[in-house]
Molecule: transfer RNA
Organism: Campylobacterota bacterium
RNA sequence: GGUGCUAUAGCUCAGUUGGUUAGAGCGGUAGAUUCAUAUCCUACAGGUCCCAGGUUCAACUCCCGGUAGCACCA
Numbered sequence: 001g002g003u004g005c006u007a008u009a010g011c012u013c014a015g016u017u018g019g020u021u022a023g024a025g026c027g028g029u030a031g032a033u034u035c036a037u038a039u040c041c042u043a044c045a046g047g048u049c050c051c052a053g054g055u056u057c058a059a060c061u062c063c064c065g066g067u068a069g070c071a072c073c074a
Stems, first nucleotide, its partner, number of pairs: 001073007010026004019057001028044004050066002053063002
């Protein structure tokens, strides 16, 4: 330098042939339980879906550009 893949909650990840409130597990907080702690149970909080532009009635999803990471080739 070229090609491909990835980027979504604090962490690990799902999601969608574009369709109307963005999810799970772990973690956090509170409650319940217990003499107390742990486990289990219940509830709650937490997101500009990497950035910017475009298409569309509508974009996490499609298109263009960029950034970062990984792999391969040179």